[in-house]
RNA sequence: UUCUUAUCCAGAGUGGCUGAGGGACAGGCCCGACGAAGCCACGGCAACCACGCGGGCGCACGGCCCGCGGUUAGGUGCCAAUUCCUGCCUCCGGGCGCCGGAGGGGAGAUGAGGA
Numbered sequence: 001u002u003c004u005u006a007u008c009c010a011g012a013g014u015g016g017c018u019g020a021g022g023g024a025c026a027g028g029c030c031c032g033a034c035g036a037a038g039c040c041a042c043g044g045c046a047a048c049c050a051c052g053c054g055g056g057c058g059c060a061c062g063g064c065c066c067g068c069g070g071u072u073a074g075g076u077g078c079c080a081a082u083u084c085c086u087g088c089c090u091c092c093g094g095g096c097g098c099c100g101g102a103g104g105g106g107a108g109a110u111g112a113g114g115a
Base pairs, nucleotide, nucleotide: 001115002114003113004112005111006110007109008108013042014041015040016039017038021031022030023029025087026086027085028084043079044078045077048075049074051069052068053067054066055065056064057063083107088104089103090102091101092100093099094098
């Protein structure tokens, strides 16, 4: 970088350095000198992987899948706003070049596995 797959309406911040941007993209709407982004320290959330237990697949080993667990937390991740909202398609409603709602999709993020 790319492919597959799961999840995304819950949850969780302070201090120091620094100093103007940030919320992926576009439009909107927000956040920001009462300090953005970044870095560092400490803290927290969560439970994807790991770990433990049970079950299943498989002749069997290797292995794969499902469920459950926590005063534990090793590897990641995360700590404004639903992924901040929308973006494409279909359907429904309305006061109909628009607005609202429902479903699906796309894009993105994160984990795990593969190339």